[in-house]
Background: Large-subunit ribosomal RNA, domain IV from a Candidatus Omnitrophota bacterium, 362 nucleotides, folded computationally. The source organism's lineage runs through Bacteria, Pseudomonadati and Candidatus Omnitrophota. It was read from a public genome assembly.

Context: one part of a larger RNA
């Protein structure tokens, strides 16, 4: 100097990203508790008081001794000592200090998320993420649907639409608005498209044959000349031909989406108003510089002596908004932001101590 403890004047967060760490609170009886609320809560709210010993003193429990009685018993009844447990009041007493050590909530009060209890990243992240009860969509009639599995089979389920799978939502309150043009799914069948298969008009290759050259009196040979049946082969039009697409429709708690530009009122601003241009339909309650606001520490109030955070309003939402839910909400949270009280070595600003290392000598 390190690390682990203890204390500490006066000030009490002035540290610090931030009261982080520590310091307070702390148990038991008693009093007495607000706003808010789903009337269950919140509540240990919060804020009081007591708390050892010993005496009286009353309650309960057990019942000693000494009594009476006879039926002479391990008897029956009156009796209350003492012990032990609790309690109320009173009185005394000691010490700074009585849950005398040890253990054992700090508290209020405002905003966000997220209903809550759960659950989660075995070894950086417990969280506002997942889950959750709720609500809704869809599929599934039962050899269900779906899943696994070339299949037999199996789960689903020894269950049957109050059932079971899929996908959202996420208690509860009060609500969830317009587009169906694209894209998906659900129907729909006229019409267009259309695939292997069926069809087989037509060519083409092949050559048995004729035909031409050459060669040889001839039989014959010989030509990478020509015509060409049938049979093999090959190509192949027409016409046929389901789903699907196209195409009509419905459908958003189904993927999604929910505009511009100019005028316009007797100060000026602003525009309830008209005009025009575009689209499937132009954003509706509510919130709204917000876990969303870029300009931006917007503007105006509160809080501080001073506040880029924070509450409360405003509405110009760059770029909120209605189950990718919207806005509220009591209660809950090792969440997350702000103040504030108690406390306090966080600090101002260090200072003593213990103990243990380092380091010097042996």
């Nucleotide at each position: 100097c390190u690390c682990u403890c203890c204390c500490u004047a006066a000030g009490g967060a002035a540290c610090u990203a931030g009261g982080c760490a520590a310091a307070g609170u702390g148990g038991c009886c008693c009093c007495g508790u607000a706003a808010c609320u789903u009337c269950g809560g919140g509540a240990a709210a919060u804020g009081g008081g007591g708390u050892g010993u010993c005496c009286c003193u009353c309650u309960u429990g057990u019942g000693a001794a000494a009594g009476u009685g006879c039926u002479u018993g391990c008897c029956a009844c009156u009796g209350g000592a003492g012990c032990a447990a609790g309690g109320u009041g009173g009185g005394a007493u000691c010490a700074c200090a009585g849950u005398a050590a040890a253990g054992a909530g700090g508290c209020c009060c405002g905003g966000c998320c997220g209903a809550c209890u759960g659950u989660u990243u075995a070894g950086u992240a417990a969280a506002a993420a997942c889950a959750c009860a709720u609500c809704g969509c869809u599929c599934u009639g039962c050899g269900a649907a779906g899943u696994c599995g070339a299949a037999a089979g199996a789960c689903a389920a020894u269950g049957u639409a109050u059932a079971g799978g899929g996908c959202g939502u996420g208690a509860c309150a009060c609500c969830u608005g317009c587009c169906c043009g694209g894209u998906g799914c659900u129907g729909g069948a006229a019409g267009g498209u259309c695939a292997a298969g069926g069809g087989g008009a037509g060519g083409g290759g092949u050559u048995a044959g004729c035909c031409c050259g050459c060669c040889g009196u001839a039989a014959g040979g010989c030509g990478a000349g020509g015509c060409a049946a049938a049979g093999c082969u090959u190509c192949g039009a027409a016409c046929u031909g389901a789903a699907g697409c196209c195409c009509c429709a419905g459908u958003a708690a189904a993927c999604g989406g929910c505009g511009g530009c100019c005028g316009u009122a007797a100060c000026u601003a602003u525009a309830a108003c008209g005009g025009u241009c575009c689209u499937a339909a132009g954003g509706u309650a509510g919130c709204g510089a917000a876990a969303u606001u870029c300009c931006u520490u917007g503007u105006g109030g509160g809080g501080u002596a001073a506040g880029u955070u924070c509450c409360c309003a405003c509405g110009c939402g760059c770029a909120c908004g209605a189950a990718u839910g919207g806005u509220g909400u009591a209660a809950c949270g090792a969440g997350u932001u702000g103040g504030g009280c108690g406390c306090u070595g966080u600090c101002u600003c260090a200072g003593g101590g213990a103990g243990a290392g380092a380091c010097u000598c042996g």